[in-house]
RNA sequence: CCGUGCUAGAUGGGGAGCUGGCGGUGCCUUGUACCCGCAAUCCGCCACAGCGGGGUCGAAUUCCUCCCCAAGGUCUGGCCUUGCGGCCUCUGCCUGUUCAGAGUGGCGUUGAGGGCCGGGACCCGCGCGACGGACGCCCGUGAACCCCGCCAGGCCCGGAAGGGAGCAACGGUAAGCGGAAACGCCGGGCGCCGCGGGGCCACCUGGCCUGAGUCGCGAAGGCGGGUACGCUGAGGGGUCCACGAUCGACGGGAGGUGCACGG
Numbered sequence: 001c002c003g004u005g006c007u008a009g010a011u012g013g014g015g016a017g018c019u020g021g022c023g024g025u026g027c028c029u030u031g032u033a034c035c036c037g038c039a040a041u042c043c044g045c046c047a048c049a050g051c052g053g054g055g056u057c058g059a060a061u062u063c064c065u066c067c068c069c070a071a072g073g074u075c076u077g078g079c080c081u082u083g084c085g086g087c088c089u090c091u092g093c094c095u096g097u098u099c100a101g102a103g104u105g106g107c108g109u110u111g112a113g114g115g116c117c118g119g120g121a122c123c124c125g126c127g128c129g130a131c132g133g134a135c136g137c138c139c140g141u142g143a144a145c146c147c148c149g150c151c152a153g154g155c156c157c158g159g160a161a162g163g164g165a166g167c168a169a170c171g172g173u174a175a176g177c178g179g180a181a182a183c184g185c186c187g188g189g190c191g192c193c194g195c196g197g198g199g200c201c202a203c204c205u206g207g208c209c210u211g212a213g214u215c216g217c218g219a220a221g222g223c224g225g226g227u228a229c230g231c232u233g234a235g236g237g238g239u240c241c242a243c244g245a246u247c248g249a250c251g252g253g254a255g256g257u258g259c260a261c262g263g
Stems, first nucleotide, its partner, number of pairs: 001263006009057003012030004020046005034054005063256006072247004076242002078239005084233004091228008103217005113210008122198006128191002131187003135184002138179004147172003155164003
């Protein structure tokens, strides 16, 4: 150096999470990678850190170490956005009071304010008026027969005298229809109407007395109250701005790696 057979080892990796820790199941990522069993109110292990069973490769493109690149994850900060809690320290708004019997304006001896006596407004009852009414009253009309009166003619009974029922016309009436000035009755989203009672905090108003006030606005400051557009606390969502910290797949590079036999 070549060949054969082995062994270590490999047969996917990574992130977050979980855990005292490690690995796995589940999630995400890388991108294609032997099979079966177990496992989230977990499963298996302990720094040689999944366990059990089976298969394949095997000292190198494949195993081990380091470096580079970098998908992606996580953390921190920034920015945007959203709701929740707390608080008025700040900012702003609303508000009470004080300064203030200041000041300023209106009204006021053609009478402010106050006092006394009344009225109205308001409520209850009654009346009057107006209005309304399929009501009454009144007028007119109103029934072929089944309403009334009187019943010509005709009809019926009778020997006759006489008697009877009854249509039309005429007169009337019922329901109904029409009209209607007054009257009666009934009604209530009517009234500058009247009477009586009640009531009167405030409001409007009259008379009498008294005789100078009364009402509004009100900066800045002080002391309070409320609130968000203010402050503050812990969150949710988004962005990738710091491309900050950390881990880091895939890919690339450098180095390292055992035993036996034969030639």

The RNA shown here (Bacterial large signal recognition particle RNA) has 263 nucleotides and comes from an uncultured Dehalococcoidia bacterium. The sequence was found by an Rfam model in a public genome assembly. The prediction has a mean pLDDT of 77. It matches the Rfam family "Bacterial large signal recognition particle RNA". Rfam classes the family as a non-coding RNA gene.